Notes:
This is a predicted structure of a 93-nucleotide RNA (TPP riboswitch aptamer (THI element)).
[in-house]
RNA sequence: AGGGUGCGACAGGGGCGCCCCGGACGGGGCUGAGACGGACCCUUUGAACCUGAACCGGAUCAUGCCGGCGGAGGAAGUCGCGGGGAUGAUCAG
Numbered sequence: 001a002g003g004g005u006g007c008g009a010c011a012g013g014g015g016c017g018c019c020c021c022g023g024a025c026g027g028g029g030c031u032g033a034g035a036c037g038g039a040c041c042c043u044u045u046g047a048a049c050c051u052g053a054a055c056c057g058g059a060u061c062a063u064g065c066c067g068g069c070g071g072a073g074g075a076a077g078u079c080g081c082g083g084g085g086a087u088g089a090u091c092a093g
């Protein structure tokens, strides 16, 4: 300096908020992977998601919008196949 640190099958878990117009449906805007959409995210290697929480600080027209809380407590799996590295033993040269 470069490459790998994984792939697949089946099964399972999860969220969907805020602002404006309008009567639900619908249209526009914000954040985001996703705002009922999908070729979305996550499955113990678990910051997907839930709880605390009608929480605290900041920003915003407004909102889990950002940060804190926080590696806090919970949270959904089995099987098959592979890649890289280290060490040792045996055999051959």
Base pairs, nucleotide, nucleotide: 006081007080008079009078010077011043012042013041014040016037017030018029019028020027021026049074050073051072055068056067057066058065
Model confidence (mean pLDDT): 77 of 100. The sequence was found by an Rfam model in a public genome assembly.